[in-house]
Context: one part of a larger RNA
């Protein structure tokens, strides 16, 4: 390289947008580049292969043929692909009318709870555990009532419910804003799919500057446990952090461990959103989109998957090629750093 693969054995980039490239709906006409057929030229000789001949045979030598898979040229064919022209509407999009939603951003606002502070009632315990102790408390704790301050998170509703490309998103209100579904079928007329590079987004932790700091809480301290206990349990304290703004980092079991698009291939049942019909007040049959359970064909090593495919096809991208060494070294790029990314070999089994 070919091949075979990528849910769990090695293997789908964390996810978008998109450049080049690759691929691309229906009909007609033209062209004849690809494609196919015939002819011509060339494709040195030797070698290889086939047939014959010469050395007693063979190796070897020699004659003829074939081959030289190619290139050039010419005459044709026109289904398919390409190219040019014209048209079409089912792919894609626009428009109009409805609709659901924790989609995003900013500002405001609400109640419960924790903590602290002030005041009242009240008196000897309270906390905590397997049991305790550290700890708090007669300077009045715990409990309870009223008032205040501050930060963070939003019980019930809540649902294999919803939205988002993924990460993710949950009190309420307003403003700004992205996407989606259904119905109409008015408009454009293939405008599409994928996507090397590139570019943007990207949990948590971490980093820089400045704020904030109630609770929780790495590190740290103490009490227990224990042979020890740099832990598990408890207490108190508590820095970083968790929160906000701006900037960086760019990684996760970033998982459905399943790339994206399109078409086709039995059903049954739940749920969410929409439309219209019957019917008449929530049910039936039909229908589109999402999200689950089960199950046939088929697939799979099995487990299992099964119209949300891991089935049958097709287009494009990414990735794998025994284990260790190693996602390491070196070099490059990026980063303030932590490190990230790209990525070997010796050796060994």
């Nucleotide at each position: 390289c070919u091949g075979g693969g990528c849910g769990u054995a090695a293997a789908g980039c964390g996810c978008g947008c998109g450049u080049a490239g690759g691929c691309g709906g229906c009909u007609u006409c033209g062209u004849c580049a690809g494609u196919c057929a015939g002819g011509g030229g060339u494709g040195a000789a030797a070698u290889c292969c086939c047939g014959g001949g010469g050395c007693u045979c063979a190796a070897c030598c020699u004659c003829g043929g074939a081959a030289u898979u190619g290139c050039c040229u010419u005459u044709g064919a026109u289904a398919c692909u390409g190219c040019g022209a014209a048209g079409c509407u089912c792919g894609a999009g626009u428009c109009c009318g409805u609709g659901a939603g924790a989609g995003g951003a900013u500002g405001g606002u609400g109640g419960a709870a924790u903590a602290c502070c002030c005041a009242g009632u009240g008196u000897a315990g309270a906390g905590g555990u397997g049991a305790a102790a550290u700890u708090c408390g007669u300077a009045g704790a715990u409990a309870u009532u009223g008032g205040g301050u501050g930060g963070a998170a939003c019980a019930c509703c809540a649902g294999u419910g919803g939205c988002g490309a993924a990460g993710g998103c949950g009190g309420c209100c307003a403003u700004c804003u992205g996407g989606c579904a259904c119905g109409g079928u008015a408009c454009u007329g293939a405008c599409g799919c994928u996507g090397a590079g590139g570019u943007g987004c990207g949990a948590a932790a971490g980093c820089g500057u400045g704020g904030g700091g109630a609770g929780c809480a790495a590190a740290c301290a103490g009490g227990a446990u224990u042979a020890g206990a740099u832990a598990c349990c408890c207490u108190g304290g508590g820095u970083a952090g968790u929160c906000c703004a701006c900037g960086c980092c760019g990684u996760a079991a970033a998982c459905g461990a399943u790339g994206a698009g399109u078409g086709c291939u039995a059903g049954c049942u739940g749920u969410c959103g929409g439309c219209a019909u019957g019917c008449a007040u929530g049910c039936a049959a039909u229908u589109c989109g999402g999200u689950g359970a089960c199950a046939c064909a088929c697939c799979u090593a099995a487990c299992g998957g099964a119209u949300u495919a891991a089935g049958c096809a097709u287009u494009c991208c990414g990735c794998c090629u025994g284990g260790g060494g190693a996602g390491u070294a070196c070099g490059g790029u990026c980063g303030c750093a932590a490190g990230a990314u790209u990525a070997a070999a010796a050796c060994u089994c």
Molecule: small-subunit ribosomal RNA, central domain
Organism: uncultured bacterium